[in-house]
RNA sequence: GCGCCCGUAGCUCAGCGGAUAGAGCAGGGGACUUCUAAUCCCAAGGUCGUAGGUUCGAACCCUACCGGGCGCA
Repeated sequence: GCGCCCGUAGCUCAGCGGAUAGAGCAGGGGACUUCUAAUCCCAAGGUCGUAGGUUCGAACCCUACCGGGCGCA
């Protein structure tokens, strides 16, 4: 330099172009317990990497960048 894949909550990941973007774990509060652990309940947590474009409508499609990984040279 070229090609391919990935980027969504603190972490690991879901998410056929159409709803208020979800789950598990972690963290917070509560119940239970003599106390812990386990279990159960509740709430919180996101500019969906960035910027444009397409579309009535984009996390999802297109383009360019940024970051990470792999391959080729």